[in-house]
């Protein structure tokens, strides 16, 4: 330098343009003599950055900005 995939809670990933969730993970509680385990619940998000379309945008468009794969 060309060409392609990602980038969303601490992590690991979903999510037809129309209320942003799961699962480990944390904290509370319940049960135990205590633990852990099991059950219940609670928090935790500027959707990589800035525009555009749209009534509406994680999502479609455009740029830049990081991971990665390939080609050279």
């Nucleotide at each position: 330098g060309c060409c392609g995939a990602g980038g969303u809670a601490g992590c690991u990933c979903a999510a037809u343009g129309g209320u942003a969730g799961a699962g480990c993970a944390a904290c509370u509680g319940u049960u135990u003599u205590g633990u852990a385990a099991a059950c219940a619940g609670u928090a935790g998000g500027u959707u990589g950055a800035g525009g555009g379309u749209u009534c509406g945008a994680g999502u479609c468009c455009c740029u830049c900005c990081c991971u990665u794969g390939g080609c050279u």
Predicted 3D model of a 72-nucleotide RNA (transfer RNA) from Candidatus Shapirobacteria bacterium CG11_big_fil_rev_8_21_14_0_20_40_12. The RNAcentral record of the sequence draws on ENA. Rfam family: tRNA. From the family's description: Transfer RNA (tRNA) molecules are approximately 80 nucleotides in length.